[in-house]
The RNA shown here (small-subunit ribosomal RNA) has 1466 nucleotides and comes from an uncultured archaeon.
């Protein structure tokens, strides 16, 4: 930093970024350095070669060679044996080991020390053996036996020195201290040596008077021996330090100590005999697991966590185990013996081997190098030395193992898009290749010089976020795949697979596993525990930890100074070397620790005193459901008895089961029995908590208050431990009225193992015992101190007042308790707040993501049920707390609506027809729309067209490439064929002259797909009253406030209040129509008054705006006026407003429209058009003909006509408005019964026309009937439109005359010029209106309310919902997978104890042989290995059983979340 949420804050974990180690993928030019390289797994097994020799100046022998002779004897070399020293070092590994193993600091008065150094002595006499060698044997071999000879620095004896022990005697020395050392005497015992070697000199012997040889002496040197000291190296002891587990709590018999003895270099139960019974342990013994320890190394700011293979120090081991020998040193890697297991050789008799040395092989594995060169350097062994040896070591080889350094070029010109890149020219040469020199033990490398040539050299990972870098292109289509986490992928993927581009690092770069950090998620530094995980149910109290005031002493803690040590390497700093760096050298520091010495004394501690504020004790008067025991009482229920009384009672939402005629319920009286204890009674009291309530008495305990009492720190907390501990449960014995798990009935229900009802057993009650748990809660451990207040209440004290003098009342105040509110502060917030969750102190308990799980196993407790303690595998990215905004509730409150009800009016639902939809059918019955908000909707009244569907026929490719084409492409045509028809096609022929659709691309077109890719438009929420902003304020924040409350309104309309004040969009205002008035205007409108004309006339006059004129009225269309709760009364707050009234054409928005907020609904439309992407592309394109959309067992919606008399029919009569009209409306006249036809006029319209309105009125007829109702269906004749009315139009006339007699459940619309009813116009339109949109005519009934139903708005409340209740979610069962537990048993490992066998060692005795190293054997003791018995512990397998987790989703129900529909939970 990412991840829980719609958003927020918090808790909390998961993941990412960083560093280190190992392996691994891809890639790779070079150099320097390194204390990189079979540690991790198999301390598994090993072929082969090498890894420890050396000394001739200790001695003998053999051979070769040289010389030098008669003899003796010599030099050089090779080899071998005896002898000496070394082989205990160096090298490897890390199995074991939790220990004085290691580290550090001490002690050794309890010890040893070869080679080395210093110092002082000594080295005399004698004897002997065994190798080699010779001879003879055994054996396959390894090897070995017998006999014989011989030397020494080999071995032995004696001497002298010396040592050791005991006893004695004083004295001296070291030292802090003698138990040490020295000296002297006596005794016992033990007991040295190499008169060597070499060199030189001298003398002598031998002698050729020349030298080697021998003898003696001297000098030097090297060895030997004794003693002392040193140095070095080791042995032993002690303090302190450093892992996990208590689901390991007791362990121990040589154990603990003593005496004596043995043993050792040395102390010691190290070993043994005896005696005593101790010793260790919660400061963790014992047991189990893990593990070499340290210097150091990785990470980290540090504290710390982790590692501890490599280099150094120490330890341990050498196939597993045991044992001793030799030696100064071993219990011995390349020595010995034995056992075991493995391998090898074998002649089967018997032998051999031990790479955790260097190489190498094999196995194991994710995992790790050459069977190299050299002793030149360093170092070691031996040697007098030269020297020899050394897989130690020094070099080289291999590996990207790490660190460091360098490079893969630079500059122009041209092409290209200013690009990517390419071409070309020049420059440079680190590196590279070649040559020469130098370098080295020898090479490589390096260095120096020369030549060539940009030549020989760039990748890995990533690009959705975290996290740096693409919303580029193609492919894929919840597939394939990616992804640490969140998450991508369901047809436009910035996330998959690729290409391009880009980012990071770079000879490297990614992945996986492990470690650290991040993590203040283990918290000492530095966390928490009311609700997130977390306070033990409560109290007492042991250890521990902590502890009041004051004085003296000590100086353990603490602090300061000095000093020793803290190996080297490592680390830090300075300087230097390699061209720099890594690396190396050198100097200094550090190494936080431990020891010693000196000092300080505030604090802590220890110790000796004193004090009273903490604490305890005694006393006083009071309060209290505190506990235990006993006695007594009260009402009610039930049952029984007696009396009265009669048919029901009881119960429920409604019922039934049940009781009752054997008399219930009910009333009265009496009795029995058990349980309980109304009123008083109070967020009153008491108690540690659980808990405690009738009255009286007895016993017991605690708290508060009071005071000049008393003790004198006696205290706080409290791991373990102990006690108490509701309800239920258990054991035994009582008791049992009511209630009442289980159980039985009755209901309810889809079911109902429940809720409701009737019964009812345990139990509830008492006594004795057990259990030991609760949401045992204030979800808040105990104790002390400090830090504002206000207001109740209970007990005690003090003061004051009143008084009816009572145990009274009131007020103030102190103390102790118990509530509420609240400041500061705290807290994530809710909240808390002197009764802290604030500030400080002490002690205890507990927590560390969710689940698995309070489960399993083990232990302890319990009669059982079960309790206490208490994991892991596995699984999961969240689980969770508080608060916010919404939504929701079978939560609450308020308001509102004829798409709500109520009061009414009229319908639908039944019938026939019409129309749309579903279904079915069909070649096709094209497609869309689906609760309100699809269904007379897509303006969708489809004859063709429309048209998208079906059948059949025909046409169409701009442009480019290929191919064909004057040897004729394509077209036209006669005839024939094909066909429903057609030069559409085919055959034959004619004509004519340039292109051609055969192939590949690419187009036109598409009513083909996607309305879940879109624009636009529309519906619905919404006939709603909401929705926001600015500033301020509140809140950590999401967010709140404003927008809330009260009143009011149609309204978030307005008023008042208020941390809000204002404002925007909505509402309103506005616009249109309509209702009244006025003004202006007067044609195409109008015609009152005046004149004229025409027609008719009963001569009275009437009619026609026809005309001159006029503009009065009506009308038309433009501008004004008018209505505002303005006026009055009342209600209300004096408000806003409301009720009523007056006036007025109109009254409280006058009435009706237009206008539709922020947004939501992935609502509808790709089939109006537009449009992305995908698809078809000679067919999903274009066109023609015919058919279909009109089908019809059926279901649904909207309508029309009716069922009749408020009607029908006939005749007569009256009154509109809106609109339309040139492919049009048509006057008028004529023809026709009519539909209509023929002619003709006016009108592009206030001019002409459609245009007779109908209901209505008047008259008479019909008389309740399937009718003179109703008109469906159907026959015949005619008309109109149109290319065409068969499928499939409309109209007229005549005939026919179906259902239907008021419509079940249910449901729709409507509050006034409305409903209802009547017709008219327009749209569509060639023709067709039962539809839609308008217009006018006639013209009601009933609310003036309510929130019951359906919904909407606001406030509030709960929520585990947020895709938002059509939500969420639980458990069984079924399927698959995974890990685990139990499990009859079974197989291993390991360990303890007992026993058996017992290799071998040690001690001691006997015996045999020629002495001895020896052979045989007895006893004692230790004892590997192995067998067996009994346990402990651990691992594997295991029929079956059990729960748990996960999985796309299946079955059954609905438990939880809202009052979740019975409140939930413990």
């Nucleotide at each position: 930093c990412g991840g829980u949420u719609g958003a927020u804050c918090c808790u909390g974990c998961c993941g990412g970024a960083c560093c280190c180690c190992a392996c691994u993928g891809c890639u790779a030019u070079c150099g320097g350095g390194a204390u990189a390289g079979g540690a991790c797994u198999a301390a598994g097994a090993c072929a082969u070669g090498c890894u420890a020799g050396u000394c001739a100046a200790g001695c003998g022998c053999u051979c070769c060679u040289c010389a030098g002779c008669c003899a003796a004897a010599g030099g050089g070399g090779a080899g071998u044996g005896c002898g000496g020293c070394a082989c205990a070092c160096a090298g490897c590994u890390c199995a074991g080991u939790a220990a004085c193993a290691c580290g550090u600091g001490g002690c050794u008065a309890a010890c040893c020390u070869g080679c080395c150094c210093u110092c002082g002595g000594g080295a005399c006499g004698g004897a002997g053996a065994c190798a080699a060698c010779c001879c003879c044997g055994g054996g396959a071999a390894a090897c070995u036996g017998g006999g014989g000879c011989u030397a020494a620095u080999c071995c032995c004896c004696g001497a002298u020195a010396g040592g050791c022990g005991a006893a004695g005697a004083g004295c001296c020395c070291u030292g802090g201290a003698a138990u040490g050392g020295g000296u002297c005497u006596u005794c016992a015992c033990c007991c040295a040596a190499a008169a060597g070697g070499c060199g030189c000199c001298u003398a002598g012997a031998u002698c050729a008077u020349g030298c080697u040889u021998c003898u003696a002496g001297g000098c030097g040197u090297u060895g030997c021996u004794c003693a002392a000291g040193g140095a070095u190296g080791g042995g032993g002891c002690c303090g302190c330090g450093g892992c996990c587990g208590a689901u390991c709590a007791g362990g121990u018999u040589g154990u603990u100590g003593g005496u004596g003895a043995g043993g050792u270099a040395a102390c010691g139960g190290c070993u043994c005999a005896c005696c005593a019974a101790g010793c260790c342990u919660u400061u963790g013994a014992c047991c189990g697991g893990u593990g070499c320890g340290g210097g150091c190394c990785g990470c980290g700011g540090g504290a710390g966590c982790g590692g501890g293979a490599g280099c150094c120090c120490g330890g341990a081991g050498a196939u597993g185990g045991g044992a001793a020998c030799u030696g100064a040193g071993a219990c011995a890697a390349g020595g010995u013996c034995c056992c075991a297991g493995g391998c090898c050789c074998u002649a089967c008799g018997g032998g051999g081997c031990g790479c955790a040395g260097c190489a190498g092989u094999u196995a194991c594995g994710a995992a790790a190098a050459u069977u190299u060169c050299g002793c030149a350097a360093u170092a070691a062994g031996c040697g007098a030395a030269a020297g020899c040896u050394u897989g130690a070591c020094g070099g080289a080889g291999c590996u990207a193992u790490c660190c460091c350094g360098a490079g893969u070029g630079c500059c122009g010109u041209c092409c290209g898009c200013u690009g990517a890149g390419g071409a070309u020219g020049g420059c440079u040469u680190u590196u590279c290749u070649c040559c020469a020199g130098u370098g080295u033990a020898g090479a490589u490398a390096g260095c120096u010089g020369g030549a060539g040539g940009a030549a020989u050299a760039a990748g890995g990972a990533g690009a959705g976020g975290g996290c740096a870098a693409g919303u580029c292109u193609g492919g894929u289509g919840u597939c394939a795949g990616c992804c640490g986490c969140c998450g991508c992928g369901g047809u436009a993927a910035u996330a998959c697979c690729a290409g391009c581009u880009c980012u990071c690092c770079g000879a490297g770069u990614g992945g996986u596993g492990g470690g650290g950090a991040c993590g203040u998620u283990u918290a000492u530094u530095g966390g928490g525990c009311c609700u997130a995980a977390a306070g033990c149910a409560u109290c007492c109290g042991u250890a521990g930890c902590c502890g009041g005031c004051u004085g003296g002493g000590c100086a353990a803690g603490u602090c300061c100074c000095c000093u020793g040590u803290u190996a080297a390497a490592u680390c830090c700093a300075g300087c230097g070397a390699u061209u720099c760096a890594a690396u190396c050298g050198u100097u200094g520091g550090a190494u936080u620790g431990c020891g010693g010495g000196g000092g300080a004394u505030a604090c802590u501690g220890c110790u000796c005193g004193g004090c009273u504020a903490g604490g305890g004790g005694a006393c006083g008067g009071g309060a209290g459901a505190a506990g235990c025991c006993g006695a007594c009482g009260g009402u009610a229920u039930u049952u029984c008895c007696g009396g009265g009384g009669u048919a029901g009672g009881g119960g429920u939402g409604a019922a039934a089961u049940c009781c009752u005629a054997u008399a219930a319920u009910c009333c009265c009286g009496g009795a029995a029995g058990g349980a309980c204890c109304a009123c008083c009674a109070g967020u009153g009291g008491c108690g540690a908590a659980g808990g405690c309530u009738g009255u009286c008495g007895g016993c017991u305990a605690g708290a508060a208050c009071g005071g000049g009492c008393u003790c004198g720190a006696c205290g706080g907390u409290g791991a373990g431990g102990g006690a108490u501990g509701a309800a239920a449960g258990c054991u035994g014995g009582g008791g049992g009225a009511g209630c009442g798990a289980a159980c039985c009935g009755g209901a309810u229900u889809a079911g109902a193992u429940a809720c409701c009802c009737g019964g009812g057993u345990a139990g509830u009650c008492c006594c004795a015992g057990c259990u030991g748990u609760a949401a045992a809660c204030g979800a808040u451990g105990c104790a002390g101190g400090c830090u504002a207040g206000g207001u109740g209440u209970u007990u005690g004290g003090g003061c004051g007042g009143c008084c009816a003098c009572g145990u009274g009342c009131c007020g103030c105040u102190c103390u102790a308790g118990u509530g509420c509110c609240g400041c500061a502060g705290g807290g994530a917030a809710g909240c808390u707040g002197u009764u802290a969750a604030g500030c400080c102190u002490g002690c205890c308990g507990c927590c560390u993501g969710g689940g698995g799980a309070g489960u399993a196993c083990g232990g302890c407790c319990g009669c059982a049920a079960g309790g206490c303690u208490g994991a892991a595998a596995c699984u999961u990215a969240a689980a969770g707390g508080a608060a916010u905004u919404g939504g929701c509730g079978g939560g609450g409150g308020a308001g509102c609506a004829c798409c709500a009800c109520a009061a009414g009016g009229g319908g639908u639902g039944a019938a026939g027809c019409u129309u749309g939809c579903g279904g079915u059918u069909u070649a096709a019955u094209u497609g869309g729309a689906g609760u309100c908000a699809a269904c007379g909707c897509c303006g969708g009244a489809a004859a063709u067209c429309u048209c998208a569907c079906c059948g059949g026929g025909g046409g169409c490719g701009a442009c480019a490439g290929c191919a064909g084409g004057a040897u004729g492409a394509g077209g036209g045509c006669c005839a024939g064929g094909c066909u429903g028809a057609u030069g559409a096609c085919c055959u034959u022929g004619c004509u004519a002259g340039a292109c051609u659709a055969g192939c590949u691309g690419a187009g036109a077109g598409g009513a083909g797909g996607u309305g879940c890719a879109u624009g636009g438009c529309c519906g619905c929420c919404g006939u709603c009253a909401g929705u926001u902003c600015g500033u301020a304020c509140c809140g950590u924040g999401a967010g709140g406030c404003g927008u809330c409350c009260u009143g009011u309104u149609a309204a978030g309309u307005c008023a008042g209040g208020c941390a809000a004040c204002g404002a925007g969009c909505g509402a309103g205002a506005c616009c249109c129509g309509u209702a009244c008035c006025c003004a202006c205007a007067g044609u195409u409108g109008c015609c009152a008054g005046c004149g004229g004309c025409u027609g008719c006339u009963c001569c009275g006059g009437c009619a026609g705006g026809c005309u001159g004129g006029g503009u009065a009225c009506a009308c038309u269309a433009u501008g004004g006026g008018g209505a505002c709760c303005g006026c009055c009364u009342c209600u209300g707050c004096u408000a806003a407003a409301g009720a009523g009234g007056a006036g007025g054409a109109a009254g409280g928005a006058g009435c009706g429209g237009g206008c539709g907020a922020c947004g939501g609904u992935a609502g509808g439309u790709c089939a109006g058009u537009a449009u992305g992407c995908c698809c078809c592309g000679a067919a999903u394109u274009c066109u023609c003909c015919g058919g279909g959309c009109u089908a019809c067992a059926c279901g649904c919606g909207g309508g029309c006509u009716a069922c009749a008399a408020u009607g029908g029919a006939u005749g007569g009569g009256a009154c509109a408005a809106u609109g339309g009209g040139c492919a049009c409306c048509u006057a008028c006249a004529c023809c026709g019964a009519g539909a209509g036809g023929u002619g003709a006029u006016g009108g592009u319209a206030a001019u002409c026309u459609c245009c007779u309105a109908a209901a209505c009125c008047c008259a008479g007829c019909c008389u309740u009937a399937g009718u003179u109702c109703g008109g469906a269906u159907u026959g015949a004749g005619g008309g109109c439109u149109g290319c065409a009315a068969c499928c499939c139009g409309c109209c007229c006339u005549c005939g026919u005359g179906a259902a239907c007699a008021u419509g079940g459940a249910a449901u729709c619309c409507c509050u006034a010029g409305u409903a209802a009813u009547c017709g008219c116009g327009c749209g569509u339109c060639a023709u067709c209106a039962g539809c839609g949109c308008g217009c006018g005519g006639u013209g009601a009934a009933u609310a003036c309310g309510u929130c019951c139903c359906u919904g909407c708005u606001c406030c509030u409340u709960g929520c585990a919902c947020a895709c938002a209740c059509c939500g969420c979610c639980c458990g069984u069962c079924g399927u698959u997978c995974c890990a685990c537990u139990c499990g009859a048993g079974u197989g291993g490992g390991u360990u303890u104890a007992g026993g058996g066998u017992g290799a071998g060692g040690c001690g001691u005795g006997g015996u045999c042989u020629u002495u001895u190293u020896g052979g045989c054997u007895g006893c004692g003791u230790c004892g590997a290995a192995u067998c067996u018995u009994a346990g402990g512990u651990u691992c594997g397998c295991g029929a079956g059983a059990g729960g748990g987790g996960a999985a796309a989703a299946g079955u059954c129900g609905u438990a939880a979340c809202a009052a979740g529909g019975u409140a939930g939970c413990c």